RNAcentral holds the sequence, with entries from ENA and SILVA. Predicted 3D model of a 1516-nucleotide RNA (small-subunit ribosomal RNA) from an uncultured Mollicutes bacterium. Rfam family: Bacterial small subunit ribosomal RNA. Model confidence (mean pLDDT): 83 of 100.

[in-house]
RNA sequence: AUCAUUAAGAGUUUGAUCCUGGCUCAGGAUGAACGCUGGUAGUACGCUUAAUACAUGCAAGUCGAACGGAAGUGGAAACACUUUAGUGGCGAACGGGUGAGUAACACGUAGGUAAUCUGCCCCUAUGUUUUGGAUACCGGGAGGAAACUCCCGCUAAUACAAAAUAGGAUUAGGAAACAUAAGUCUUCUAAUUUAAAGUUUUGAAACGCUUAGGGAUGAGCCUGCGGUGCAUUAGUUUGUUGGUGAGGUAAUGGCCCACCAAGACUACGAUGCAUAGCCGGACUGAGAGGUUGAACGGCCACAUUGGGACUGAGACACGGCCCAGACUCCUGCGGGAGGCAGCAGUAGGGAAUUUUCGGCAAUGGGCGCAAGCCUGACCGAGCGAUACUACGUGAACGAAGAAGCUUUUACGAGUGUAAAGUUCUUUUAUAAGGGAAGAAAAAGGGUGAUGAGCCCUCUUGACGGUACCUUUUGAAUAAGCCCUGACUAAAUAUGUGCCAGCAGUCGCGGUAAUACAUAUGGGGCGAGCGUUAUCCGGAAUUAUUGGGCGUAAAGGGUGCGUAGGCGGUUAUGCAAGUUGAAGGUUUAAUUUUGAUGCUCAACAUCAAACCGGCUUUCAAAACUACAUUGACUAUGAGUGGGAUAGAGGUAAGUGGAAUUCUAUGUGUAGCGGUAAAAUGCAUAAAUAUAUAGAGGAACACCAGCGGCGAAGGCGGCUUACUGGGUCCAUAACUGACGCUGAGGCACGAAAGCGUGGGGAGCAAACAGGAUUAGAUACCCUGGUAGUCCACGCCCUAAACGAUGAGUACUAAAUGCUGGUAUUUGCCAGUGUUGUAGCUAACGCUUUAAGUACUCCGCCUGAGUAGUACGUACGCAAGUAUGAAACUUAAAGGAAUUGACGGGAACCUGCACAAGCGGUGGAUCAUGUUGUUUAAUUCGAGGAUACGCGAAAAACCUUACCAGGCCUUGACAUGGCGAGCAAUACUUAGGAGACUAAGUGGAGGUUAUCUCGUCACAGAUGGUGCAUGGUUGUCGUCAGCUCGUGUUGUGAGAUGUCGGGUUAAGUCCCAUAACGAGCGCAACCCUUAUCCUUAGUUACCAUCAUUCAGUUGGGGACUCUAAGGACACUGCUACUGUUUAAGGUAGAGGAAGGUGGGGAUGACGUCAAAUCAUCAUGCCUCUUACGGCCUGGGCUACAAACGUGAUACAAUGGCUGGUAACAAAGUGAUGCAAACCCGCGAGGGGGAGCCAAACACAAAAAAACAGUCUCAGUUCAGAUUGGAGUCUGCAACUCGACUCCAUGAAGUCGGAAUCGCUAGUAAUCGCGAAUCAGAAUGUCGCGGUGAAUACGUUCUCAGGUUUUGUACACACCGCCCGUCAAACCAUGAAAGUCAAUAAUGCCCAAAACCGGUGGCCUAACCUGCAAAGGAGGGAGCCGUCUAAGGUAGGAUUGGUGAUUGGGGUUAAGUCGUAACAAGGCAUCGCUACGAGAACGUGGUGAUGGAUCACCUCCUUU
Repeated sequence: AUCAUUAAGAGUUUGAUCCUGGCUCAGGAUGAACGCUGGUAGUACGCUUAAUACAUGCAAGUCGAACGGAAGUGGAAACACUUUAGUGGCGAACGGGUGAGUAACACGUAGGUAAUCUGCCCCUAUGUUUUGGAUACCGGGAGGAAACUCCCGCUAAUACAAAAUAGGAUUAGGAAACAUAAGUCUUCUAAUUUAAAGUUUUGAAACGCUUAGGGAUGAGCCUGCGGUGCAUUAGUUUGUUGGUGAGGUAAUGGCCCACCAAGACUACGAUGCAUAGCCGGACUGAGAGGUUGAACGGCCACAUUGGGACUGAGACACGGCCCAGACUCCUGCGGGAGGCAGCAGUAGGGAAUUUUCGGCAAUGGGCGCAAGCCUGACCGAGCGAUACUACGUGAACGAAGAAGCUUUUACGAGUGUAAAGUUCUUUUAUAAGGGAAGAAAAAGGGUGAUGAGCCCUCUUGACGGUACCUUUUGAAUAAGCCCUGACUAAAUAUGUGCCAGCAGUCGCGGUAAUACAUAUGGGGCGAGCGUUAUCCGGAAUUAUUGGGCGUAAAGGGUGCGUAGGCGGUUAUGCAAGUUGAAGGUUUAAUUUUGAUGCUCAACAUCAAACCGGCUUUCAAAACUACAUUGACUAUGAGUGGGAUAGAGGUAAGUGGAAUUCUAUGUGUAGCGGUAAAAUGCAUAAAUAUAUAGAGGAACACCAGCGGCGAAGGCGGCUUACUGGGUCCAUAACUGACGCUGAGGCACGAAAGCGUGGGGAGCAAACAGGAUUAGAUACCCUGGUAGUCCACGCCCUAAACGAUGAGUACUAAAUGCUGGUAUUUGCCAGUGUUGUAGCUAACGCUUUAAGUACUCCGCCUGAGUAGUACGUACGCAAGUAUGAAACUUAAAGGAAUUGACGGGAACCUGCACAAGCGGUGGAUCAUGUUGUUUAAUUCGAGGAUACGCGAAAAACCUUACCAGGCCUUGACAUGGCGAGCAAUACUUAGGAGACUAAGUGGAGGUUAUCUCGUCACAGAUGGUGCAUGGUUGUCGUCAGCUCGUGUUGUGAGAUGUCGGGUUAAGUCCCAUAACGAGCGCAACCCUUAUCCUUAGUUACCAUCAUUCAGUUGGGGACUCUAAGGACACUGCUACUGUUUAAGGUAGAGGAAGGUGGGGAUGACGUCAAAUCAUCAUGCCUCUUACGGCCUGGGCUACAAACGUGAUACAAUGGCUGGUAACAAAGUGAUGCAAACCCGCGAGGGGGAGCCAAACACAAAAAAACAGUCUCAGUUCAGAUUGGAGUCUGCAACUCGACUCCAUGAAGUCGGAAUCGCUAGUAAUCGCGAAUCAGAAUGUCGCGGUGAAUACGUUCUCAGGUUUUGUACACACCGCCCGUCAAACCAUGAAAGUCAAUAAUGCCCAAAACCGGUGGCCUAACCUGCAAAGGAGGGAGCCGUCUAAGGUAGGAUUGGUGAUUGGGGUUAAGUCGUAACAAGGCAUCGCUACGAGAACGUGGUGAUGGAUCACCUCCUUU
């Protein structure tokens, strides 16, 4: 420069957040398999497991132009032709298969070979001369079942042998050139040695053969570099490492042998073990990488297992040989045969992988002169959706939209232009016809030179009548799979009911499941679709690119120091690293790009790029390395000189206080100890006190986030010895001497161990006493190891700043220690605050956790586990190193909001306290539980159920039970049909509902009425955990939020906090907040005062009048009911950190600080209550779970609880009179007066009143008078008997009341507990609702009318702030360990079984090699012959050695009675260790003890709450 290419996240820890961190998903790929489904064609691919065993067939032959025969055919014969068993030549070492072994020069890459070989092929040159003796086949004979073998005889060659010649080779010597580590090459001399073959042809010639040189190809050997795991494999090696010599090989070399030396490899990982063929490449990835090595190509290795050689150019040979082992087969038992990891195929194994096919037509190979033969190489076909690619299964029109199905609010909507239908098309399919390319040749002929080449003719196709083309028929022959909660595109219905099931992760399913199953719809892909397995990606989750270590996993306990890594200034050189240029190589295929060819594509072909690497040469010299043992120095480091601080270390000596003990004195009954006690000590004299003595240990005050030390650590005083540091000025010396530091060495609290001392106090263990449900603890009394010393071990800690060492740089302020200067100061150390910056945040910040560099250590989810095994160390305890199986989706850090704390602070409340009165004891009423029952209907359950739903259960109510009845129904709406049959009344039956008969004639006729019928009604049946509405409670507590802004990565915070104040988040001030909303307050009602207006049914002061506000009158008063006023800290004083809010006191005022009371209930909590008020989804019942009726039940009664009534009496009971004094209500199905009757309940009566008018209606307590006199009473009234009244169809179950009689418990109530702060408590009566009747309940009304509050320590509840937290279902939380049960994996274990690799010894096949070779022996020699010799061989011997045997060990694996811990598992046992101060702060190390968590001792840490003090900082 050109070309090409180029990076996505999500789910899951939490109430929420940020971070760390794992798990999971979306993508791509495959030699795949499995499930469902399956039309066509092309191109590829197809035993990944048993390198397990193999039936059968085929896979290597060929040449007659090397040879002699034999057989056949032809011929009269000579002879010719054909075939080929044998000799001979070439091939069989290629091609094809597989991946067992191999961690290696096996492979890859780059080189070397001057240390080598190379058949066939090519080029150049030469030669092809003279001879000889055998032998197979064959013939004859013999043995054997067979395989096959032996003897005799004959014969040939391109078989074998001898001689000649050439060149070559070897040895010795000389010379030239090249190279240089040995050398190579040419040439000369001498010696030794050594070639050949013919065949065909009329012929020329062709094909061979020999020698020499060269080439090409192929192969051998050597070297650099590169690519697995484990160090719980650390030492290995004796032919080992090297040398000399000999041997061997084509060739180097311990390759082999003899001798000599003692080396060689290794922390840059030797050796061992495990695993594995290597590469080009393939998959993935943005890349760097990671994984992989099927198909295709290169190399290697192997051929039933192990060993061995032969032949040959080449093999130690897949379809050759020998031996041994295992296995299989044949056998006449003597002996033989075999090797599919060639192609098909079989069995077996396995989740799983094809036809015992066609052809040599093409390509390639072997032989041949050639024709040709052979070729399971190869080309093709078959099977398989195994992969990739292409095509099709139809196209157009077609309804406001058929049917069916699904759904629905029942209107509709969806499926859906989809179908049907109409009009077209014909790829594919079917049928018929035509029909390739792939073929080039060779041979023959011609030309040429019988060459090469060119030309002509003939012949050759497995695939295959295939591709392709044309035509016929006709939408005809062709669609499935997965998904539909989120991730992730796509939802509804039904069924099911923590079941059945789903699930990749989170998780769905317990009666309304978008998550299971089915259906319909939808989404995705499509002849496929899903699942499973594996690899890469996402994963920056091993981080070179590209991570971290204060608290998340992670800094070694500390130092010294080796190797290694890194390193100041400067000069010169060199050129290893580095940079540039050029050359070589990096096979082909693949990949990428551009074209081309199959109709496209896959596929194929061509071209280009690329192949990051290695190597060679040249060049540059900035940086690094190296060299000049160069130079430099207030520039690192060190030395010297002057000062100086210190609990630095070791040893010796010495001092006083205190504890304990001993002795003596004084003295007497207790001491001691605790929350309280007891054990213990004490009349044998303790404790206390005084004096004296003994002994051990520790050093008060000074003392301080002060000092010193590397860390651990170091504290009375003195002395001796000794390590290190700091500062200053000078600038004297050395001259990079430095930093870090794997291994290594040293030091290293406490506890602990060994030996010997010592032992006062303290104190594990132990004992006793307490506490407790228990108490192996906390508390108490004792007490031994130990604590102390000396010597020797141990080597661990929360050994912490949880922060490795060094260097440089980057604002300040301030305190302390030391030095030095004193002018500001400067330096070293040690703290605090803090800017920039960093951090997940907390926080760090010149003493970094900032910015950079260098070196070391360490981390990679949690648990298992710092465990097991192994190894090392240790006397032991144990320490160091340090896993896995298995389990799991989290574990974790920081911060946030809540909640909680046997944490802290503040505040409030009838919360306590101070008071008054009760409950709990009695009787009764009433509600509940329980029990009972045919039924005792249902609901409500701490506070917040229990005189509650119920403001009224005799029937009804009523929902329950028994019995008798009804079935379109007691009630609603609609459709259809019919009608004069209704209601009502009377009679009869019946318990009644109802039935029957009669009388009668409303309404309706358009049918609104009745009957029948169909749709439907009906349900107090279920679910309040499907809901609406309503309600309780926290709580009338003062809170709960929002907008904008600011702040924080964020959840969030701020506002709403702080200082005051308030009943109040009420208000004020301050303030990164400013405002606002729902709450508070106020507005509303009532009550308290006044005014105005208005006076009837209310009122009556004045004037009349009356029995009487009765009447006239009045409008003043009370009262009524309309409107208004009043109260606001407005005023005064004091106070209030502030000219504040406010507080205290006072004045005035009817009322004073919200005047009293009511209504009013924020955001929310309790799945709180209610499906039985009502409404309502879903489910259930439908001659009943609906409806009607009679009777019964809800009223039962051993017992328990709640709420009340009445009492227990004298502050009282009873009696009497006094017209004593209210308020608020109610009254037409009503209230009912006067009057009369009754002891009374009540009856009669019926004036009046639709109400400020009349009535209910008497208020009661009180006051006055009398009596009772402390008793179970003149208290109390239950219970029971009798007699009645009233209501009502009805009073038995089961009403209220009256009268007479009866006269129970009870003498003030245990533990405990409730209400109330002023017109309140207490006490007294009155009314109303419900209601025929039936309150001790409920809701209202007024009368009389107190006591006490010091105060907030405690109890309870609430609010605010803060703090800790492992809680968030929120402390009724969370959570630990033993034991018991089931299951799972694992360690140990007497042993036992097997495998592997070695070692020693024994035996030793075949074969090579060596020796021998008395036996055998054609070629050559001697010899007439016989025979001998040379040479060779059989046999034998030796070295070596596979398999085998044997011995003791090693390593690994399996198994193993029993045993150890570990993990998992809705509801087992024992405790409660941890989280809050977790109720004894927790945790680390260590020691002892204990059912268990754990406890205690020693030492350490803060990762401890609270309070106090100290220091420092900030502000003033």